[in-house]
């Protein structure tokens, strides 16, 4: 990276150290950022997918993950509605756990 299954409305940093410009995954919107983003380390912290215990309810955190904004909205199809809208599915994408 391939394919499969599940989850994605909840939750958690105004922390400290380095570095100096973009960043939010792609397009648009909107947004965030020199009152230092993103990133890297450290420390805190959420969850509970795997993992351990245990008949089970649940318990715990060893390996992952995550700590703006609903995956920030939308994108492609459908319903609604003059229209804006709202609403479902689905695709893209993210995480774990499997697979050849």
């Nucleotide at each position: 990276g391939u394919u499969c299954c599940a989850u994605c409305a909840a939750g958690a940093g105004u922390c400290g150290g380095c570095g100096g410009a973009g960043g939010g995954a792609u397009u648009g919107g909107c947004c965030c950022u020199g009152u230092g983003a993103u990133g890297c380390c450290g420390c805190a912290g959420c969850a509970a997918c795997c993992u351990u215990c245990g008949a089970u309810a649940g318990a715990a955190a060893g390996g992952u993950g995550c700590u703006a904004a609903u995956u920030c909205c939308a994108a492609c199809a459908g319903u609604u509605a003059u229209a804006c809208u709202a609403c479902u599915g689905g695709a893209a994408g993210a995480u774990g756990g499997g697979u050849a």